[in-house]
RNA sequence: GCCCGGAUAGCUCAAUCGGAAGAGCGCAGCUUUCGUAAAGCUGAGGUUGGGGGUUCGAUUCCCCCUCUGGGCU
Numbered sequence: 001g002c003c004c005g006g007a008u009a010g011c012u013c014a015a016u017c018g019g020a021a022g023a024g025c026g027c028a029g030c031u032u033u034c035g036u037a038a039a040g041c042u043g044a045g046g047u048u049g050g051g052g053g054u055u056c057g058a059u060u061c062c063c064c065c066u067c068u069g070g071g072c073u
Stems, first nucleotide, its partner, number of pairs: 001072007010025004019056001027043005049065005
């Protein structure tokens, strides 16, 4: 330099053909207990890596850039 993949909640990951983002763990509160843990219930937490474009509408499609994993020379 070229090719392929990944970037979404604090962490690990989903999200069908474009219809407006969820789960587990963690965190906070509550129930329970003499108390803790466990269990149950509730809740908070997201500019979907950055910028542009297409579209009524983009995590999804197109272009550029950044970071990262792998391959080729």
Source information: This is a predicted structure of a 73-nucleotide RNA (transfer RNA) from a Planctomycetota bacterium. The prediction has a mean pLDDT of 83. NCBI's taxonomy places the organism under Bacteria, Pseudomonadati, Planctomycetota. Rfam family: tRNA.